[in-house]
Parts: sequence; structure tokens; C1' cells
RNA sequence: UGGCAUGUGGGAGAUGGCAUGCCUCCCGUUCCAUUGUGGAACAAACCACCGAAAGGUUGAUGAUGCCUGCACCACC
Repeated sequence: UGGCAUGUGGGAGAUGGCAUGCCUCCCGUUCCAUUGUGGAACAAACCACCGAAAGGUUGAUGAUGCCUGCACCACC
């Protein structure tokens, strides 16, 4: 320096929060402090669908459960 395998950490998944023996995806660089290592910034993942346009459509989930908000119906 390259390859393979295993383990671990952080982040993301079109409107909020929490949880998960869960699913998918991304993970590099720079700076500061420190000399056990920590912090910050940027990058990546991510930012729905139809339509030439005008305009229109679905959903608080990636999935499931609960909470909150909104909408509709029924009852008191």
C1' cells in the first nucleotide's frame, strides 16, 4: 500500500416525538484542542407523484406500535 473476513460506531430514509432482537442506504475530508482522546465544520446517504405548462394528488411510519397535531363520521 492492496485484498479478504469479522466486530464496532455515527448519520440518512418527502411534515412532529418515542420505541424496535427490524429493513435499506451513506461514512470521507479538513480544522481546533489534547497526548486517555474529544469537539466542530464540510461531503455522502436524503429532499414524493402526475402534467408541455398552468395546475393537480397521497401521506405525520422506510416498516410496525404508541403519543401529539390535522381532517371526516357517529354517539353523549

The RNA shown here (Fluoride riboswitch aptamer (crcB RNA motif)) has 76 nucleotides and comes from Dyella dinghuensis.
The model forms 100% of the base pairs in the Rfam consensus.
Its mean pLDDT, the model's own confidence on a scale to 100, is 75.